A computed fold for a 103-nucleotide RNA from Enterococcus saccharolyticus subsp. saccharolyticus ATCC 43076, annotated as SAM riboswitch aptamer (S box leader).
Its Rfam family is "SAM riboswitch aptamer (S box leader)". Its family is annotated with regulation of gene expression in the Gene Ontology.
The sequence is in RNAcentral, with records from Rfam and Ribocentre.
The same sequence occurs in records of 2 taxa.
The model forms 87% of the base pairs in the Rfam consensus.
RNA sequence: UUCUUAUCCAGAGAGGCGGAGGGAACUGGCCCAACGAAACCUCAGCAACAGGUCCUAAAGAUACUGUGCUACUUCCAGUGGGUGGUUCCCAGAUAGAUGAGAG
Numbered sequence: 001u002u003c004u005u006a007u008c009c010a011g012a013g014a015g016g017c018g019g020a021g022g023g024a025a026c027u028g029g030c031c032c033a034a035c036g037a038a039a040c041c042u043c044a045g046c047a048a049c050a051g052g053u054c055c056u057a058a059a060g061a062u063a064c065u066g067u068g069c070u071a072c073u074u075c076c077a078g079u080g081g082g083u084g085g086u087u088c089c090c091a092g093a094u095a096g097a098u099g100a101g102a103g
Base pairs, nucleotide, nucleotide: 001103002102003101004100005099006098007097008096013043014042015041016040021032022031023030026078027077028076029075044070045069046068049066050065051064052062053061054060074095081090082089
């Protein structure tokens, strides 16, 4: 980096450092941010995806290991469908994120 597959309305923050952005990208909206954004570091925590262990008929349990995560539903919308359908609502596609497997 590509493909396959599962999940994505739950959950969980302090300090240091840094100094203006951030919520993936574009557009629009709504938010967060000098009462200090992102990135990075430390500690803490959340979480059963894979491995391990326990248990089992199946389910399940457990943060030990490997990841991941810790404002807002993947913050919301965008495209097509349902609908009288511009608001709203429903389910989906695309894109994205994470795990596992394969190349």